[in-house]
Context: one part of a larger RNA
RNA sequence: ACCGGCGAGUUACGAUUGCAUGCAAGGUUAAGGUGGAAAAACCGGAGCCGUAGCGAAAGCGAGUCUUAAAUGGGCGUAAAAAGUAUGUAGUUGUAGACCCGAAACCAGGUGACCUACCCAUGUCCAGGUUGAAGGUGCGGUAAAGCGCACUGGAGGACCGAACCCGUGUCAGUUGAAAAUGGCUGGGAUGAGGUGUGGGUAGCGGUGAAAUUCCAAACGAACUUGGAGAUAGCUGGUUCUCUCCGAAAUCUCUUUAGGGGGAGCCUUGAGGUAAAGAAUCGUGGAGGUAGAGCUACUGUUUGGACAAGGGGCCCGUCAUGGGUUACCAACUUCAGAUAAACUCCGAAUGCCAUCGAUUUAUACUCAGGAGUCAGACGAUGAGUGAUAAGAUCCACCGUCGAAAGGGGAACAGCCCAGAUCACCAGUUAAGGUCCCUAAAUAUAUGCUAAGUGGAAAAGGAUGUGGAGUUGCAUAGACAACUAGGAUGUUGGCUUAGAAGCAGCCACCAUUUAAAGAGUGCGUAAUAGCUCACUAGUCGAGUGAUCCUGCGCCGAAAAUGUACCGGGGCUAAGCAUAUUACCGAAACUGUGGAUGUGCACUAUGUGCACGUGAUAGGAGAGCGUUCUAAGGGCGGCGAAGUCAGACCGUGAGGACUGGUGGAGCGCUUAGAAGUGAGAAUGCCGGU
Numbered sequence: 001a002c003c004g005g006c007g008a009g010u011u012a013c014g015a016u017u018g019c020a021u022g023c024a025a026g027g028u029u030a031a032g033g034u035g036g037a038a039a040a041a042c043c044g045g046a047g048c049c050g051u052a053g054c055g056a057a058a059g060c061g062a063g064u065c066u067u068a069a070a071u072g073g074g075c076g077u078a079a080a081a082a083g084u085a086u087g088u089a090g091u092u093g094u095a096g097a098c099c100c101g102a103a104a105c106c107a108g109g110u111g112a113c114c115u116a117c118c119c120a121u122g123u124c125c126a127g128g129u130u131g132a133a134g135g136u137g138c139g140g141u142a143a144a145g146c147g148c149a150c151u152g153g154a155g156g157a158c159c160g161a162a163c164c165c166g167u168g169u170c171a172g173u174u175g176a177a178a179a180u181g182g183c184u185g186g187g188a189u190g191a192g193g194u195g196u197g198g199g200u201a202g203c204g205g206u207g208a209a210a211u212u213c214c215a216a217a218c219g220a221a222c223u224u225g226g227a228g229a230u231a232g233c234u235g236g237u238u239c240u241c242u243c244c245g246a247a248a249u250c251u252c253u254u255u256a257g258g259g260g261g262a263g264c265c266u267u268g269a270g271g272u273a274a275a276g277a278a279u280c281g282u283g284g285a286g287g288u289a290g291a292g293c294u295a296c297u298g299u300u301u302g303g304a305c306a307a308g309g310g311g312c313c314c315g316u317c318a319u320g321g322g323u324u325a326c327c328a329a330c331u332u333c334a335g336a337u338a339a340a341c342u343c344c345g346a347a348u349g350c351c352a353u354c355g356a357u358u359u360a361u362a363c364u365c366a367g368g369a370g371u372c373a374g375a376c377g378a379u380g381a382g383u384g385a386u387a388a389g390a391u392c393c394a395c396c397g398u399c400g401a402a403a404g405g406g407g408a409a410c411a412g413c414c415c416a417g418a419u420c421a422c423c424a425g426u427u428a429a430g431g432u433c434c435c436u437a438a439a440u441a442u443a444u445g446c447u448a449a450g451u452g453g454a455a456a457a458g459g460a461u462g463u464g465g466a467g468u469u470g471c472a473u474a475g476a477c478a479a480c481u482a483g484g485a486u487g488u489u490g491g492c493u494u495a496g497a498a499g500c501a502g503c504c505a506c507c508a509u510u511u512a513a514a515g516a517g518u519g520c521g522u523a524a525u526a527g528c529u530c531a532c533u534a535g536u537c538g539a540g541u542g543a544u545c546c547u548g549c550g551c552c553g554a555a556a557a558u559g560u561a562c563c564g565g566g567g568c569u570a571a572g573c574a575u576a577u578u579a580c581c582g583a584a585a586c587u588g589u590g591g592a593u594g595u596g597c598a599c600u601a602u603g604u605g606c607a608c609g610u611g612a613u614a615g616g617a618g619a620g621c622g623u624u625c626u627a628a629g630g631g632c633g634g635c636g637a638a639g640u641c642a643g644a645c646c647g648u649g650a651g652g653a654c655u656g657g658u659g660g661a662g663c664g665c666u667u668a669g670a671a672g673u674g675a676g677a678a679u680g681c682c683g684g685u
Stems, first nucleotide, its partner, number of pairs: 001685006011095013026049003032043003053060002063075004098236002101233001105226006116200009125190001127159003130155001134151006163187003168183004202218001204214002211220001239620006249262005263371002265368006276359005281353004290344001291342002297338003301334004308327002310324005374399004379394002382391002404415003419591004424587003430581003433566003439578001441577006452568001458552002462549004467544005479536005485509003490504003515530001519528002592610008621674001623671007631663002639658005645652002
């Protein structure tokens, strides 16, 4: 891992509601007894519930309590009005209470054969080295201290086996081993190692102290019990079909992943003036969007006017006078701005309506729930950075709980809501060159960028369309040829300044035209060129604005990789048109089923339905056992294998093989009653 078996809402006693049955202002017995195989039946009225309430109670009583007393008030009475017993089903309380699961807590015991420390008594430590104190002899001294030699054998001394330990590293890591092996290393006469016997016990011991050790486990051992501790937490919870079908919100909560009440779902009952929903009409409230502001409150730009203030000057230091490239109130003109501004002011939405139309809900009571983590998308706001697949509200949609088609793939986007069958038809979104069903469709344009098939500020004689305007056959624009002069080197400045460093002025003449000079250039001149003019040529040529489609701007991490691919110059874009494809949509044909209505009434017709998680309701299938009835079986039961049978399903027959002794059916009843999941349990492979 698979297969097989086992495996989870039960039971008792109460409560409450529904249903069934009996009796009913009453209903009913319990223990016990008689009886009997047992049950039934009979006796048993104690007790319980109801028939009357009020008060804490004494108590009173259709009233009572409050109070000194209630014209008061509370709870009752009155009209009205039904209970009770048993059974059964739903839910609930107390119990382990659907099942499995803690870490922990407490009580009683068992452990020091591991290990920590202690006590008693034994035992062990090859070999080598060093050579303390002390001693002896000699020397020395008045005598000592002292020196030399020898002796001596101290030491938590040295080297190093046994022994004890475990420094580093390698291996091992489903190991040879639940801590080891190899090499290397530390101690090795000591606070040494070790044998045997004994002691200390868990709210404890022991500890050269690490929360270390106390039998492979120790921040409190193990074991049995309390015990099925508790678990607002996680996981699991077993057959079928039918009807309806949520929520992820408000409020309170030592509350926030849990609960209570409400909201939303379901089942039953009920009655009334049919209340409900939608659209229209009519009547209302309101201060949003927008707009506006000499209509307020704030904010705010420029101008005019201008008190007041600042600077400077004069001054007799006066409270004066003058002046200004300063600031500036009020007033005024023009222009702006606001969620917490409003002289104004919609659309929607909201309220009402004994008006109209279309619909069928709505409400009350009672039983049962689930939900309280929501997600994205469109729109309107807040927070944030007008960031987020961010967060928080409002309103709508989808998902959640929704399959199908489209979107390459893709819960939340677009289309569309699957009762079942069909080798029928029509469409939606989206598509029609090939992959791939259907147009290589039609008409007119645009794009040349593979734009299409990612992006900004900004940039550009890309190209199409629509304007405005200048010049132009009295010849424009471009190109070519020619001219582009004179006073004059204007004056000043300057070493120089001659059109062209700089300053000032910018005239006049000849002309077809020519600046006191547009740029290059020179030390300054010179030289080249432009403006301007004529000629050649012969028809358009400049500027500007609006707009369609394109271009550049454009660098990223596994692999082309920003059309799904091939590929496309349309098979791209825009406008228009006609076909076709395309879904579980719609239609057609047949069947099933729910609700309502009608009827010739137990089955026909008509109408409307039949996606679904949590969840509510209904109807069934199957397993084991019991009772009664009626059956099968050695001429072969159960089980098992196979088969093209029947039923909407759970399931049920039949035939044959195998098997070898029990087993169905009908009607009731009772449950150890249905497995694929629980890191489920046991067994097998």